Notes
A computed fold for a 159-nucleotide RNA from a Coprothermobacterota bacterium, annotated as glmS glucosamine-6-phosphate activated ribozyme aptamer. It matches the Rfam family "glmS glucosamine-6-phosphate activated ribozyme aptamer". By type it is a riboswitch. Gene Ontology terms of the family: catalytic activity and regulation of gene expression. On this family, see Jansen et al., Nat Struct Mol Biol 2006: "Backbone and nucleobase contacts to glucosamine-6-phosphate in the glmS ribozyme". The coordinates come from a structure-prediction model, not an experiment, and the mean pLDDT is 76. NCBI's taxonomy places the organism under Bacteria, Pseudomonadati, Coprothermobacterota. The model forms 81% of the base pairs in the Rfam consensus.
[in-house]
RNA sequence: AUUUUCAACCUAGCGCCGGCGCUGGCAGGACCAGCGGACGAGGAAGAGGUGUAUCGAUGGCUUCGGCGGGUCACCUCUAGGGAUCUCUCUCCAUCCCUGAAGGCAAGGGGACAAAACAUCCGAACAAUCGGAAGGACAAAGCCCCGUCCAGGAGAUUGU
Numbered sequence: 001a002u003u004u005u006c007a008a009c010c011u012a013g014c015g016c017c018g019g020c021g022c023u024g025g026c027a028g029g030a031c032c033a034g035c036g037g038a039c040g041a042g043g044a045a046g047a048g049g050u051g052u053a054u055c056g057a058u059g060g061c062u063u064c065g066g067c068g069g070g071u072c073a074c075c076u077c078u079a080g081g082g083a084u085c086u087c088u089c090u091c092c093a094u095c096c097c098u099g100a101a102g103g104c105a106a107g108g109g110g111a112c113a114a115a116a117c118a119u120c121c122g123a124a125c126a127a128u129c130g131g132a133a134g135g136a137c138a139a140a141g142c143c144c145c146g147u148c149c150a151g152g153a154g155a156u157u158g159u
C1' cells in the first nucleotide's frame, strides 16, 4: 500500500481542501509543521435518474472560494392511503399524501432557537480548540385559519 472478515460510535449548515486568511519554526529556500474554513430552525414511504435544494441569526459576515454528499424539486416505477363541493357505496378519470392528503392566486394570525456577546475553567508557544453557568433576540416551503374555484356513470336513502 492492497484485499478480506468482525464489532462499536458519529455525520447533513454535513464531510474534506493544495485557493484564501492566520500562527509557530527555521531561514532568505514560492521551505517545514499547524489553525480557520456554517450558528441554529426546518426537512425522510422505497428504488432509479436529473438539478444552482428552504429560512433567518451574527461585536461585524472567510459562514469567502473549491470538491463531494444531502431529508428538497421534477420525471419513471413500486407499497399503502386520501380528495373530487350528496348520508353512504361501486367503477372510471384526475389530482394529491406518506400521518398527511383537490387547485390557482393573493391573504390573516402565531410560536420557538443556537452560536455570536460578556464572565469563568481547561489544552496549545501561538493561531485556535473544548467546556460550564447566565441573560437574551429570528424568519420561513414550520404551525393555525379563511376567501375564491373545482368531474363522469350507476346503486341506494331522504325531500
Stems, first nucleotide, its partner, number of pairs: 014068004019064001020036006039056003045078007079098006088155005102149002105147001107145004119132005